[in-house]
Context: one part of a larger RNA
RNA sequence: GAUGAACGCUGGCGGCGUGCUUAACACCUGCAAGUCGAGCGAAGCGCUUACGACAGAACCUUCGGGGGAAGAUGUAAGGGACUGAGCGGCGGACGGGUGAGUAACGCGUGGGUAACCUGCCUCAUACAGGGGGAUAACAGUUGGAAACGGCUGCUAAUACCGCAUAAGCGCACAGUAUCGCAUGGUACGGUGUGAAAAACUCCGGUGGUAUGAGAUGGACCCGCGUCUGAUUAGCUAGUUGGAGGGGUAACGGCCCACCAAGGCGACGAUCAGUAGCCGGCCUGAGAGGGUGAACGGCCACAUUGGGACUGAGACACGGCCCAGACUCCUACGGGAGGCAGCAGUGGGGAAUAUUGCACAAUGGGGGAAACCCUGAUGCAGCGACGCCGCGUGAAGGAAGAAGUAUCUCGGUAUGUAAACUUCUAUCAGCAGGGAAGAAAAUGACGGUACCUGACUAAGAAGCCCCGGCUAACUACGUGCCAGCAGCCGCGGUAAUACGUAGGGGGCAAGCGUUAUCC
Numbered sequence: 001g002a003u004g005a006a007c008g009c010u011g012g013c014g015g016c017g018u019g020c021u022u023a024a025c026a027c028c029u030g031c032a033a034g035u036c037g038a039g040c041g042a043a044g045c046g047c048u049u050a051c052g053a054c055a056g057a058a059c060c061u062u063c064g065g066g067g068g069a070a071g072a073u074g075u076a077a078g079g080g081a082c083u084g085a086g087c088g089g090c091g092g093a094c095g096g097g098u099g100a101g102u103a104a105c106g107c108g109u110g111g112g113u114a115a116c117c118u119g120c121c122u123c124a125u126a127c128a129g130g131g132g133g134a135u136a137a138c139a140g141u142u143g144g145a146a147a148c149g150g151c152u153g154c155u156a157a158u159a160c161c162g163c164a165u166a167a168g169c170g171c172a173c174a175g176u177a178u179c180g181c182a183u184g185g186u187a188c189g190g191u192g193u194g195a196a197a198a199a200c201u202c203c204g205g206u207g208g209u210a211u212g213a214g215a216u217g218g219a220c221c222c223g224c225g226u227c228u229g230a231u232u233a234g235c236u237a238g239u240u241g242g243a244g245g246g247g248u249a250a251c252g253g254c255c256c257a258c259c260a261a262g263g264c265g266a267c268g269a270u271c272a273g274u275a276g277c278c279g280g281c282c283u284g285a286g287a288g289g290g291u292g293a294a295c296g297g298c299c300a301c302a303u304u305g306g307g308a309c310u311g312a313g314a315c316a317c318g319g320c321c322c323a324g325a326c327u328c329c330u331a332c333g334g335g336a337g338g339c340a341g342c343a344g345u346g347g348g349g350a351a352u353a354u355u356g357c358a359c360a361a362u363g364g365g366g367g368a369a370a371c372c373c374u375g376a377u378g379c380a381g382c383g384a385c386g387c388c389g390c391g392u393g394a395a396g397g398a399a400g401a402a403g404u405a406u407c408u409c410g411g412u413a414u415g416u417a418a419a420c421u422u423c424u425a426u427c428a429g430c431a432g433g434g435a436a437g438a439a440a441a442u443g444a445c446g447g448u449a450c451c452u453g454a455c456u457a458a459g460a461a462g463c464c465c466c467g468g469c470u471a472a473c474u475a476c477g478u479g480c481c482a483g484c485a486g487c488c489g490c491g492g493u494a495a496u497a498c499g500u501a502g503g504g505g506g507c508a509a510g511c512g513u514u515a516u517c518c
Base pairs, nucleotide, nucleotide: 001517002516003515005514006513007512008511009510012390013389014388015387016386017385018383019382020348025346026345027344029343030342031341034090035089036088039087040086043083044082045080047078048077049076050075051074052073054071059066060065097301098300099299106226107225108224109223110222111221112220113219116218117217121214122213123212124211125210126209127208129163131161132160138153139152140151141150142149143148169194170193171192172191173190175188176187177186178185179184199206200205227273228272229271234264235263236262239261240260241259242258244256245255246254276298277297278296279295280291281290282289283288303324304323305322306321307320326337327336328335329334354380356379357378358377362376363374364373365372366371393423394422395421396420403414404413405412406411427459430453431452432451433450437445462507463506464505465504466503467488468487469486473502474501475500476499477498483490484489
């Protein structure tokens, strides 16, 4: 000098930041991922129209009746800014958290892929013909305490499956031309062969299929760099390589059968310990040393371990299956759960916040849109935790009140300090006005920031130190006691070093101490 700090004493205001460094310990509760009716069928709700059977008001009446409104009900049709389940689509692989593991192509940096993939988006080209069979919802029935099912029957689609077509594309075969650092790439035509599509509409559009290109995002490989220990010296059997096969988007012992016996290591293998890496941050004149909170990039993980499914993308935090531990429900047969999301609770700890407001802005998902969702985010709350700014008044005022301390009793110090006079109003408080952030509308923040006015010196100073280092001295008490102390050291009767007081020095809404780094 610095800190994500803590502790002690003290504490007025504001702005901007920042806040579980420990138990990757366990979690009550709420919320954190939905959306689309312009893909689909059915159900419900309410509306309109028509019809049917009820009902029976006004009115008329020869009192027999006629008349037919409201209402309620059923069927059918239409239509709905309607509702919530279901099928279907897209998104739940982003965003958010944590740093356990990892000494590794994990990260950083520079390259390679002639060994690769890429939903949504953009551009270009070519298409969308004609069929089929199901299934949820629903209805019935049935099992179970529940979670959740079983069976039978019906139905739709942008759900599923054949067929047709194929500019172009894939595969196989044999060629030609051309290019390259090797495997090899590109282009061209030939033969055979394989694979597409979906509609909706408010008629404006929005979608669908194939191929090529782009963009974006990813995957893999390589050079170099990346902590400590030799009181760790040998390590290795899919191990090292080959030709073959499988698998993958793709190369590869990635996996497999066979063959060979290799491969790494004193330039530190193996083992052990520690650790996420970086941009950065702290320090330093620099070289360097330390560090990796917040913000940004990459990686890894999601109760522990394993596995795959779906998908353009996961081996998936708020998906699935299995196993383990734990917690909960149970009718004992069986089930449910996963805060290292935001708040919050217990625990641990020296120690770290609200079960807040809003989608107004920025961004994300869905949708044609309206809009819906969004603990991302924007804000507010708490904490002197940090940095920065401001205030706690200003001017005048005595050879100098009182009090206090000291004293050689004369005085000296506190000290222009106070009182007193004049003045001002930053902050806080009161009143009035009142934004930008939003582009037509839409503002959580917020009647906030800010401006104006009136008003009272009022509401606002402490902490550490005073032997030397090191700025700052006397008195009393104590008497190697009590105590102080970073080092030297101080204290045993005159202690500037302990305790108190007066005075002084330093910093200041802080000041000291402790811890850690340079």
Description
Small-subunit ribosomal RNA, 5' domain from an uncultured bacterium, 518 nucleotides, folded computationally.